[in-house]
RNA sequence: GCGCCUGUAGUUUAGUGGUAGAACUAAAGCCUUCCAAGCUUUUGGCGUCAGUUCGAUUCUGAUCGGGCGCU
Numbered sequence: 001g002c003g004c005c006u007g008u009a010g011u012u013u014a015g016u017g018g019u020a021g022a023a024c025u026a027a028a029g030c031c032u033u034c035c036a037a038g039c040u041u042u043u044g045g046c047g048u049c050a051g052u053u054c055g056a057u058u059c060u061g062a063u064c065g066g067g068c069g070c071u
Stems, first nucleotide, its partner, number of pairs: 001070007010024004018054001026042005047063005
């Protein structure tokens, strides 16, 4: 330099055009003499910018980060 794959919550991830889900974590409450465990509730997310579309996490392009290969 070229090519390919990948990017969703603090972490691991589901989601192939129509209200973005789960588990763990975190916070609050209940229970308990206290802690742990258990129960309930809550917070928090589509790398960025453009394009297509009535509508984009999803399709297209560029760019950024990570990984792999070739030279």
Molecule: transfer RNA
Organism: Chlamydiia bacterium